[in-house]
């Protein structure tokens, strides 16, 4: 330095005013910005992540068939097994969905910096929510922060 495994870490924000029976949800105003990349620092460039959704189905559960075991006069019923088929769909995999920026300046270089003016923000609940509550003491892009092993 590289690889593998484990551990740890890994999202911010409505103070104020108005209407109303009721709004941190509407109106005025305010505030916030995950991860990797990029000639130079990015919510808006190129990608990624949650949620939702479709397909797939290793494991698992279940149903049927098959097979086997012992009991029994017989029947009914029961235990086990793996094979085949059906159903369900935790995990994993692949896809879908997935919003939004311009102008001026500096510079070798910036849709990233400086100035100005804009815009965007899953689902469920509730008076309509980027900011409240909830799934979530979860998950994740990742960081390589720590440890171990190997080359």
């Nucleotide at each position: 330095u590289c690889g593998u495994g484990c551990u740890c870490c890994g999202g911010g924000a409505c103070g104020g005013g108005g209407u109303g029976a009721g709004a941190u949800u509407c109106c005025c105003a305010a505030c916030c910005g995950g991860c990797g990349g990029u000639g130079a620092u990015a919510g808006u460039c190129c990608g990624c992540u949650a949620a939702c959704u479709a397909c797939u189905c290793g494991g698992u559960a279940u149903c049927a068939a098959c097979u086997u075991c012992a009991u029994c006069u017989u029947u009914u019923a029961g235990g086990g097994g793996u094979u085949u088929g059906g159903u369900a769909g935790c995990a994993g995999g692949u896809g879908g969905c997935c919003u939004g920026a311009u102008c001026g300046g500096u510079g070798a270089a910036a849709u990233u910096c400086c100035g100005a003016u804009a815009c965007c923000g899953a689902c469920a609940g509730u008076a309509c929510a980027g900011u409240c509550u909830g799934g979530a003491u979860g998950g994740a892009a990742g960081g390589u922060a720590g440890c171990a092993c190997g080359a």
Model confidence (mean pLDDT): 80 of 100. The RNA shown here (FMN riboswitch aptamer (RFN element)) has 151 nucleotides and comes from Rothia sp. ZJ932. The organism belongs to Rothia, within Bacteria. The sequence is in RNAcentral, with records from Rfam.